[in-house]
RNA sequence: CCAUCAUCCAGAGCGGUCGAGGGACGGGCCCGUUGACGCCGCGGCAACCACUCCGAUCCUGCGGGACGGGACAGGUGCCAAUGCCCGAUCGAUGAGGA
Repeated sequence: CCAUCAUCCAGAGCGGUCGAGGGACGGGCCCGUUGACGCCGCGGCAACCACUCCGAUCCUGCGGGACGGGACAGGUGCCAAUGCCCGAUCGAUGAGGA
């Protein structure tokens, strides 16, 4: 970078620094010098993967697998508003892959 599958109405702070834009894009509508966004430190949340426990359901080659619930916080991710709303050959995140 490319496609596939899954998810995106819940949840999540404080301090420092920077200095004018930001919320991907278009139209809205919001946030922002009462300092947003970004970056750094500590903290937190819990979607996927990992580790782990349970299940009266389904599959099984009987090793397990799918699904659901719990725990955990290691790998990513996330911590304004339903992905803010609408639109679009739209975006983001995770997993395995080419």

The RNA shown here (SAM riboswitch aptamer (S box leader)) has 98 nucleotides and comes from an Actinomycetes bacterium.
It was read from a public genome assembly, where an Rfam model found it.